[in-house]
This is a predicted structure of a 477-nucleotide part of an RNA (small-subunit ribosomal RNA, 3' major domain) from an uncultured prokaryote. Rfam family: Bacterial small subunit ribosomal RNA. Its family is annotated with ribosome and structural constituent of ribosome in the Gene Ontology.

Context: one part of a larger RNA
RNA sequence: UGACGGGGGCCCGCACAAGCGGUGGAGCAUGUGGUUUAAUUCGACGCAACGCGAAGAACCUUACCUGGAUUUGACAUCCCGGGAAUCCUUUGGAAAUCAAAGAGCCCUUCGGGGAAUCCAGUGACAGGUGCUGCAUGGCUGUCGUCAGCUCGUGUCGUGAGAUGUUUGGUUAAGUCCAGCAACGAGCGCAACCCCUAUCUUCAGUUGCCAGCACGUAAUGGUGGGAACUCUGGAGAUACUGCCCCGGUUAACGGGGAGGAAGGUGGGGAUGACGUCAAGUCCUCAUGGCCCUUAUGCCUAGGGCUACACACGUGCUACAAUGGCAUAUACAACGGGCAGCUAACUUGCGAGAGUAAGCGAAUCCCUUAAAGUAUGCCCCAGUUCGGAUUGGAGUCUGCAACUCGACUCCAUGAAGUUGGAAUCGCUAGUAAUCGCGGAUCAGCAUGCCGCGGUGAAUACGUUCCCGGGCCUUGUACA
Numbered sequence: 001u002g003a004c005g006g007g008g009g010c011c012c013g014c015a016c017a018a019g020c021g022g023u024g025g026a027g028c029a030u031g032u033g034g035u036u037u038a039a040u041u042c043g044a045c046g047c048a049a050c051g052c053g054a055a056g057a058a059c060c061u062u063a064c065c066u067g068g069a070u071u072u073g074a075c076a077u078c079c080c081g082g083g084a085a086u087c088c089u090u091u092g093g094a095a096a097u098c099a100a101a102g103a104g105c106c107c108u109u110c111g112g113g114g115a116a117u118c119c120a121g122u123g124a125c126a127g128g129u130g131c132u133g134c135a136u137g138g139c140u141g142u143c144g145u146c147a148g149c150u151c152g153u154g155u156c157g158u159g160a161g162a163u164g165u166u167u168g169g170u171u172a173a174g175u176c177c178a179g180c181a182a183c184g185a186g187c188g189c190a191a192c193c194c195c196u197a198u199c200u201u202c203a204g205u206u207g208c209c210a211g212c213a214c215g216u217a218a219u220g221g222u223g224g225g226a227a228c229u230c231u232g233g234a235g236a237u238a239c240u241g242c243c244c245c246g247g248u249u250a251a252c253g254g255g256g257a258g259g260a261a262g263g264u265g266g267g268g269a270u271g272a273c274g275u276c277a278a279g280u281c282c283u284c285a286u287g288g289c290c291c292u293u294a295u296g297c298c299u300a301g302g303g304c305u306a307c308a309c310a311c312g313u314g315c316u317a318c319a320a321u322g323g324c325a326u327a328u329a330c331a332a333c334g335g336g337c338a339g340c341u342a343a344c345u346u347g348c349g350a351g352a353g354u355a356a357g358c359g360a361a362u363c364c365c366u367u368a369a370a371g372u373a374u375g376c377c378c379c380a381g382u383u384c385g386g387a388u389u390g391g392a393g394u395c396u397g398c399a400a401c402u403c404g405a406c407u408c409c410a411u412g413a414a415g416u417u418g419g420a421a422u423c424g425c426u427a428g429u430a431a432u433c434g435c436g437g438a439u440c441a442g443c444a445u446g447c448c449g450c451g452g453u454g455a456a457u458a459c460g461u462u463c464c465c466g467g468g469c470c471u472u473g474u475a476c477a
Base pairs, nucleotide, nucleotide: 001477002476003474004473005472007471008470009469010468011467012466013465015461016460019425020424021423022422023421026316027315028314029313030312031311032310033309034307035306042053043052064302065301066300067299068298070296073125077124078123079121081119082118083117086103105114106113107112127291128290130289131288132287136285137284138280139279140278141276143274148187149186150185151184152183153182154163155162156161167178168177169176193268194267195266196265198236199235200234201233202232203231204230208225209224212223213222214221239262242256243255244254245253246252318418322377323376324375325374326373327372328371334365335364336363339358340357344353345352346351384415389410390409391408392407393406394405395404431453432452433451434450435449436448437447
């Protein structure tokens, strides 16, 4: 100087407390361990691995296993020889591929030469998702959006170092004020950036419709309008600016006015010096090592989907604040041409047929659902719950057996609110309800977004956990 303490002081955080809803019990989905297996490819392991890499394993992917092939190779450069490449058809084979037959560049001095490509040969080389993340780069997680981490000069100390950065206030903040052997400065904080909340102005099409006409069964449908909504460009607005009180005539704190918004308005992006030899050699790059008729490469099938069990994360429930039936209201974000697909016809349905419009503020996805109105159910393993299984189908796709999603009929399991323990959340939040998108031929209870309805509680900081500052002890570094 640090680190540590079941030392002290001060302070903070959904850390506790106060509340609301869950997990842990059930069924299923998904990941992991274990076991099994020819293989069940590999990585990730307290927080910070376990719906993680994977924004989508039927083939492919695919790295694993079994079998069948191949050895200058699936891919790159160079050398030599020959043929245009290439495409189609037939046979055998699971395919890879092997064998046979037919059609086929440019220039030319007709000797030949050339681009691209194929075959054969020779080796240089290719190739490796093989090992080492404890040889590395890059990227990432984490403490933590915590308020810290340092430097120059000066001063003090023999020195390691100290001071500044401590102290008194204050703040979300090393934020600011005052003081002080310190004076300044840098990386962080804040602000500058984006979205959102209010207003003004400009611009009105594909969006809008107040007033004026026209028209319809109905609809901004038409003329027209530029007010309103909205769209998207430019601006304005919030600064403790104003008032009162407290405070050191300070920083700042408490209250009030005005205001759409008040003291960081709400949210995002942004992550200091460093820590964990944290993670990744399977994104990529790369040192070293290893393989080179194989640890490379091609291919068919299988596996990654197994199943006495254990754990994590979720979905659906156990019902009456509910279930079912009919009628009916109101969104936002997005996506669309190998696409979104209206209307019509058809099917109980998943869908199918036919076929307008739209590269989209124009057309489509697109009926939002919870809600509201009426009726039934009457507390039961039920008109709750939907697992499982049988049958019949639809769609995608060469192909749904291993191993897809969905529909219809039938079947109708566990489950009556969950032990010890444990998680999230402070406001448009929790809870609850649906919608969209990426990936994607097909496949979503996961992920990323969007809006609708919309709470309860916080006395307080004694305790648990994590963190910051000062101080103290130490046989620790």
Model confidence (mean pLDDT): 83 of 100.